Predicted 3D model of a 1433-nucleotide RNA (small-subunit ribosomal RNA) from an uncultured prokaryote. Model confidence (mean pLDDT): 83 of 100.
RNA sequence: UGAAACAUGCAAGUCGGACGGUAACAGGGACUUCGGUCCUAAACCACCUUUGGGUGGUGGACAGUGGCGCACGGGUGAGUAACGCGUGGGAACGUACCUUUUAGUACGGAACAACCAUUAGAAAUGAUGGCUAAUACCGUAUAGUCCCUCCGGGGUAAAGAUUUAUCGCUAAAAGAUCGGCCCGCGUGGGAUUAGCUAGUUGGUAAGGUAAUGGCUUACCAAGGCGACGAUUGGUAGCUGGUUUGAGAGGAUGAUCAGCCACACUGGAACUGAGACACGGUCCAGACUCCUACGGGAGGCAGCAGUGGGGAAUAUUGCGCAAUGGAGGAAACUCUGACGCAGCCAUGCCGCGUGAGUGAAGAAGGCCUUCGGGUUGUAAAGCUCUUUUACCUGUGAUGAUAAUGACAGCAGCAGGAGAGAAAGCUCCGGCUAACUUCGUGCCAGCAGCCGCGGUAAUACGAAGGGAGCGAGCGUUGUUCUGAAUUACUGGGCGUAAAGCGUUCGUAGGCGGCGCAGCAAGUUGGAUUUUAAAGACCGGGGCUCAACUCCGGAAUCGGGUCCAAAACUGCAGUGCUAGAACAAAUCAGAGGGUAGUGGAAUUCCCGGUGUAGCGGUAAUAUGCGUAGAGAUCGGGAGGAACACCAGUGGCGAAGGCGGCUACCUGGGGUUGGCUGACGCUGAGGAACGAAAGCUAGGGGAGCGAACGGGAUUAGAUACCCCGGUAGUCCUAGCUGUAAACGAUGGACACUAGGUGUAGGGAGCUUCGACCCUCUCUGCGCCGGCGCUAACGCAUUAAGUGUCCCGCCUGGGGACUACGGCCGCAAGGCUAAAACUCAAAGGAAUUGACGGGGCCCCGCACAAGCAGUGGAGCAUGUGGUUUAAUUCGAUUCUACGCGAAGAACCUUACCAGGACUUGACAUCCCUCGGACCGCUUUUAGAAAUAUUAGCUUCUCUUCGGAGCCGGGGUGACAGGUGGUGCAUGGCCGUCGUCAGCUCGUGCCGUGAGGUGUUGGAUUAAGUUCCGCAACGAGCGCAACCCUCGUUGUUAGUUGCCAUCAUUAAGUUGGGUACUCUAGCGAGACUGCCAGCGUCAAGCUGGAGGAAGGUGGGGACGACGUCAGGUCAUCAUGCCCCUUACGUCCUGGGCUACACACGUGCUACAAUGGGCGGUACAACGGGUUGCCACACCGCGAGGUGGAGCGAAUCCUCAAAACCGUUCUCAGUUCGAAUUGGAGGCUGCAACUCGCCUCCAUGAAGUUGGAAUUGCUAGUAAACGUGGAUCAGCAUGCCGCGUUGAAUACGUACCCGGGGCUUGUACACACCGCCCGUCACACCAUGGAAGUUGGUAACACCCGAAGUCCGUGCGCUAACCGCAAGGAGGCAGCGGCCGAAGGUGGGAUCAAUGACUGGGGUGAAGUCGUAACAAGGUAGCC
Repeated sequence: UGAAACAUGCAAGUCGGACGGUAACAGGGACUUCGGUCCUAAACCACCUUUGGGUGGUGGACAGUGGCGCACGGGUGAGUAACGCGUGGGAACGUACCUUUUAGUACGGAACAACCAUUAGAAAUGAUGGCUAAUACCGUAUAGUCCCUCCGGGGUAAAGAUUUAUCGCUAAAAGAUCGGCCCGCGUGGGAUUAGCUAGUUGGUAAGGUAAUGGCUUACCAAGGCGACGAUUGGUAGCUGGUUUGAGAGGAUGAUCAGCCACACUGGAACUGAGACACGGUCCAGACUCCUACGGGAGGCAGCAGUGGGGAAUAUUGCGCAAUGGAGGAAACUCUGACGCAGCCAUGCCGCGUGAGUGAAGAAGGCCUUCGGGUUGUAAAGCUCUUUUACCUGUGAUGAUAAUGACAGCAGCAGGAGAGAAAGCUCCGGCUAACUUCGUGCCAGCAGCCGCGGUAAUACGAAGGGAGCGAGCGUUGUUCUGAAUUACUGGGCGUAAAGCGUUCGUAGGCGGCGCAGCAAGUUGGAUUUUAAAGACCGGGGCUCAACUCCGGAAUCGGGUCCAAAACUGCAGUGCUAGAACAAAUCAGAGGGUAGUGGAAUUCCCGGUGUAGCGGUAAUAUGCGUAGAGAUCGGGAGGAACACCAGUGGCGAAGGCGGCUACCUGGGGUUGGCUGACGCUGAGGAACGAAAGCUAGGGGAGCGAACGGGAUUAGAUACCCCGGUAGUCCUAGCUGUAAACGAUGGACACUAGGUGUAGGGAGCUUCGACCCUCUCUGCGCCGGCGCUAACGCAUUAAGUGUCCCGCCUGGGGACUACGGCCGCAAGGCUAAAACUCAAAGGAAUUGACGGGGCCCCGCACAAGCAGUGGAGCAUGUGGUUUAAUUCGAUUCUACGCGAAGAACCUUACCAGGACUUGACAUCCCUCGGACCGCUUUUAGAAAUAUUAGCUUCUCUUCGGAGCCGGGGUGACAGGUGGUGCAUGGCCGUCGUCAGCUCGUGCCGUGAGGUGUUGGAUUAAGUUCCGCAACGAGCGCAACCCUCGUUGUUAGUUGCCAUCAUUAAGUUGGGUACUCUAGCGAGACUGCCAGCGUCAAGCUGGAGGAAGGUGGGGACGACGUCAGGUCAUCAUGCCCCUUACGUCCUGGGCUACACACGUGCUACAAUGGGCGGUACAACGGGUUGCCACACCGCGAGGUGGAGCGAAUCCUCAAAACCGUUCUCAGUUCGAAUUGGAGGCUGCAACUCGCCUCCAUGAAGUUGGAAUUGCUAGUAAACGUGGAUCAGCAUGCCGCGUUGAAUACGUACCCGGGGCUUGUACACACCGCCCGUCACACCAUGGAAGUUGGUAACACCCGAAGUCCGUGCGCUAACCGCAAGGAGGCAGCGGCCGAAGGUGGGAUCAAUGACUGGGGUGAAGUCGUAACAAGGUAGCC
């Protein structure tokens, strides 16, 4: 938990001292066929005695009559929202047994059980006739403080038993106890339950009851209840208490105690003091059982127990020994109440599982930085103790005589032996406690946050640790923390929350005095607040839990007394609140009627001609039938320019030409009334726009709609049209971001300033100005408040009063129900389910198709290119046995690679090796090894053979060194992870930034400094400043180029002198040059500008001028940028292979795509010839003059030079000549042939030369790159790598331009500011439909079930009423008969049942609606930035 069902046993009997009896049972005796049958107590006492015995009595037990009890005790919580319970009162009552008092207990009578006989039935149970007793029943008498009464009177009682003493009985009064009834107050939730009620409310009369009462009936009246929540549906036994909490509260109602209700379900009465009765009766119903089918029986929500339900809860135990109950005079009997025991760690309490010593810090385990650490004095060992448990013995109290279930009790004594006795959870944070291994978004964990994708303190295991401990952890539930329902004790501008506004009902609250009352309030007294519990102090179990005693407390309720400040009540005054009338003032306040001009459109007419209109640009549209433009005339509707103003008025919505009329409100001033006030649940009225109904009206504008554009689409934004509508009248709707997102009223609390309306003062001729004041509308700002933003006398400050509203987000301004509405829809308003957030304010960033300022070959202005061609080179892709690997926007792609034929080489195929190609250690053998030559097999590696050569030191032991062999530690890996790392590098970016200390500001994140005004290439500098300083960056210091001085002159140079073919030589060191040290440039000077600044502009001088040109130098950081294949390195992986060696191949492939280049397309050119001018560098395995040979590449000789000495040709240019615009005398690819060089080796796969061949290409689409001066462009030249192999790379010089108005735009960057729903930071975030899966839910033709009523029908039992011709003991009567009674019959009421129409709740339902959730679906891009049409209501 199923108030679901129950087998079996027990749970209420007792009295023989009320009665008549019996022989069934126990006991005794006799008999027995052992089945049973018969007699009867035994025993004792008394009397009688015929001594056989009889009678009477006591005496076990028993069915029946009778009495008392069975209404207690025990169980359960279904029902009940109620006078049921709690608390405190009340009057109209009853009360067996008990107590007290008074009086009595007399005389009679008739029956019925039992029993006997007959009889029905299976049984249960009867039927008929007959006998009989009583404390059973009846009559008469008597009676009172009894009852009734018309006050005369009338009525009503008893029981004996027993045998000396009691117990009973009757009447009456009183008490006690218990009970019935009534009332005040309290006692949960729903208003999506608002109206309920006919015996209903009251009265009169009667009946009924123990008693009041519509409790019932008749009549009369029309009441009664309800927003202070009636009625209705849902839930629930109530309380003392329990639990939690600081308390106030909240939750709860097991055990114990009080009350109530119920006893299979429903109804009913009987008996009785008491019941409408758990173990009684009757009826109906469901269920179970028995049956001979005709009928019967039953009720564990008593104690055990059974099956069942359930997550889950015990023994069919012992005893009446104690306590209590019933009966009895008592003994005693009964008692599943109770006392005990059994089961369960379910809870609380106590105790144990050992104590001391013990370092070789044992073994083992685990970790390790390999040293050690830890488990850990822990164990072992040694020395002790004995609580519990075990064995033996003894043994109180519970009973003050007897009586002990418990009981193998508790306790005590003795004995043995550490012997029998430790687990559970956790160790990421909250939260005490950490490592290793395994696993690899798997398996799993998880209370919340969150762990797990190869180094997991979070999973699993282990070691270690932490916590608690006979327990520990989980789950559920309650309170707490939670001030997240706020009475104590919260809020509502922006977080959820002020009704759109006003009027006003109920209600709540209410100015200043005086004197009263005493309802609230306060104090005192008293009563109650059961006991238990809780608290305090004691006592008893060894302690404690537990228990006993005493005390205090008990917020509350009742009664009495007192006080009178405050509230209230009634009384009397006041004027400061409020109202009224008057005077005066301002105003788009409202309504009605009239009226005016400008403009648009349309119509008519004139002039006039080809366009107009519209847009970013177009087009649709209008126009030669005359538009647009312009002039004149007319029609019609709507709105009122300027004035016009954070100006005015109104409650809000809202109100704007002018005039008149009607009308509301407000300000000021002095009067008057005298608290008349404030707020306001319901209620009422008003209430923008859109919308609806009816009728008008319709100029312009303009949803829908049509057309044109835009677009991927464009049901949009833009354009041309255009209907409802917008306007008026009458009604409806009742909502808005109806906003100040701020309810109303009153009071108080610094100011400054503007403006609108009025008043007063001062003053003036007057008006201003000025001062003061009242009332509005604004701005700024202090205290204070606020999370901050902000508010700040118009409060969001400080207070008082009243109303409304909020309680996480979504679902949901929704569903259902109700009310309103013509409809659209409005008002009210949930739940399931789902999430761990949603939200506010501010901060720092980032971002913006935001703003401002500034910079950069960023654009623009230019020059030359790329993109097209051929080739080179790199990449992708493809192919392949392999085409090794890495780099992939800028920041990969002539990159790593400063150079792949072998090697390199990491890849592939094949062949080999296994301590290894390389390092260290050990054992063993040897003395060489190496080197040179050589044989055989083989592709080589390798194996094998021969010859030559043959080590150092030595203390002579050996050692070193090297080689062969062996064992194991190990080697080795270009295997993986750059997302485990170091180092290095790229990039933003040579951009001007990035920070710190102290102080100050802010609750804080953080800010300030670093922003501002100037300036700069610069966070460069100056000024200002709550900042003052400082650091890393910038700059400078370094290198180089440019001028010059000085020093030094060889290999450099040559002006003068001499000399030569020649600076060749002498000589010189002036010049050039070389390379050391210096000088020089600092806005230093002048002028102007600028803040007396920093600095800017110009100028002078100067080789150079404002950083002189170039280089090196790269802040904090970003990109998990790149690199494990330079190197190093953690972890993982391979170990006869993922290591090592070798041969060959591959990295060089080729439909194609891209990047970077070279060469060109030609005449500013090509070819040929001639003549000039560099710089940086390099060179001995080298550079190589010169000579000869070759057309040439090159070859052969060969001088010089380890280099300012020797070698290394500059080319464009210039001069001349030829070609004459063509696929060419351009261009050179491709291919054939012949050669050269390097190299073991040019087949795959090198470079060069010569001859021949002579492709594409005629300046390149979209797009795109570099460059601002000695730059671009053009030209050659050197070097690294390198045997050989650059169109690449790194340098060098020669020739040598064009352009920059400028910063709108593209890109990148810096600063300030702004917005933000972004923070993985716009490559962000994010919305809706559709598709799929799952979940809960609404609607729905219906279907099923429940509940409570209503109407009618039927009507059991039964009380009551009527009848009663049938039956009938007591009384009357001589009798007949009567009185009375009963059956029967009738009637009212009446449970269950039936019928009916509704209500309501629940379940279910084809289909359907939206909602929610779900790693990677579809379509678009609505929102967040000006989100690209501002967004929202």